[in-house]
């Protein structure tokens, strides 16, 4: 310097235009003599940034930035 591919709660992760799912962990409460497992119930994202398109955009297009592979 090219070309490809990703980026979503602390972590991993669905989600190919209509209220952002789930596991793990966190925190209350049941259960225990007490931990542990189990059960129930909460908290926690302005979906990397800015611009466009659209009634409507985590999704689609366009500059960024970052992260990864490959060429040179």
């Nucleotide at each position: 310097g090219g070309a490809c591919u990703c980026g979503u709660g602390g972590u991993c992760u669905a989600g190919c235009g209509g209220u952002a799912u789930g596991a793990c962990g966190u925190c209350a409460c049941c259960u225990u003599g007490a931990c542990a497992u189990g059960g129930u119930g909460a908290a926690g994202g302005u979906c990397c940034c800015c611009a466009g398109u659209u009634c409507a955009a985590a999704u689609c297009u366009g500059g960024g930035c970052g992260a990864g592979u490959c060429c040179a």